RNA sequence: AUUAAUAAUGAAAAAUUCCUUCAUAUAUACUCGAUGAUAUGGUUCGAAAGUUUCUACCAGAACGCCGUAAAUGUUCUGACUAUGAAGGCAGGUAUCAACGGU
Numbered sequence: 001a002u003u004a005a006u007a008a009u010g011a012a013a014a015a016u017u018c019c020u021u022c023a024u025a026u027a028u029a030c031u032c033g034a035u036g037a038u039a040u041g042g043u044u045c046g047a048a049a050g051u052u053u054c055u056a057c058c059a060g061a062a063c064g065c066c067g068u069a070a071a072u073g074u075u076c077u078g079a080c081u082a083u084g085a086a087g088g089c090a091g092g093u094a095u096c097a098a099c100g101g102u
Stems, first nucleotide, its partner, number of pairs: 007017003018088008026056001031047004041066002050057001058078007
């Protein structure tokens, strides 16, 4: 400098909901069973486990590894859920409506 937001119900500074940020939990881990593919592949289903914890336990990408066998690895990015905390502001102008006064 630019852009966006500053919520809903409610009489209300009550209460509830919603949104954003942060903290804690969990590492969107770990351990198995079954199933499936084979370098144009590396899948799918289930169990258990972790949290003073309900739920979830995946997605995408990059780089490896396995010379055809039965087994996949590392890293990065992203949340969801539970609980707690903080925040969701202030002022002005114009128009319209309602009410009151002249």

A computed fold for a 102-nucleotide RNA from Aquibacillus koreensis, annotated as Purine riboswitch aptamer. Model confidence (mean pLDDT): 80 of 100. The model forms 100% of the base pairs in the Rfam consensus. It matches the Rfam family "Purine riboswitch aptamer". Rfam links the family to the GO term purine nucleobase biosynthetic process. From the family's description: Riboswitches are metabolite binding domains within certain messenger RNAs that serve as precision sensors for their corresponding targets. The organism belongs to Aquibacillus, within Bacteria.